[in-house]
Formats: sequence, structure tokens, C1' cells
RNA sequence: GCCCCUGUAGCUCAGCGGAUAGAGCAGUCGCCUUCUAAGCGAAAGGUCACAGGUUCGAGACCUGUCAGGGGCA
Repeated sequence: GCCCCUGUAGCUCAGCGGAUAGAGCAGUCGCCUUCUAAGCGAAAGGUCACAGGUUCGAGACCUGUCAGGGGCA
């Protein structure tokens, strides 16, 4: 330098172009318990890496950039 994959909650990951973007774990609060752990319940937590474009509508499709991983030279 070229090619491929990945980037979504604190972490690990889902998410046919169309609902208010979800789950598990962690954290918080409550219930239970003599106390803790376990269990149960609730709430909270997101600029979907960034910038453009296509579209009535983009987390998703297209282009560029950035970051991580891999391959070729």
C1' cells in the first nucleotide's frame, strides 16, 4: 500500500429498511433473611464510532474518515 471482518448500555452480544433500539451480566433500590449470599421484583442506564448521501422513513443500504482484529505484498 491492497483486501476482508468488527464498532449498538459499564461488560458480552441481539436487532427483515418501519413500534418508544432490546437481552444477559454488572451497578442502584425494594422484597425475602437474625445478617450475608442465593432467589424474586422494580427503576435507571444509549449522540447505534464520526461525517456525508440514498429513502416518505437508516442501527441496518452507499461513500469517506477513525479505531480494533486478520490476510497478502
Model confidence (mean pLDDT): 81 of 100. A computed fold for a 73-nucleotide RNA from an Anaerolineae bacterium, annotated as transfer RNA. RNAcentral records the identical sequence in 2 taxa. It matches the Rfam family "tRNA". Rfam describes the family as follows. Transfer RNA (tRNA) molecules are approximately 80 nucleotides in length. By type it is a transfer RNA. The sequence is in RNAcentral, with records from ENA.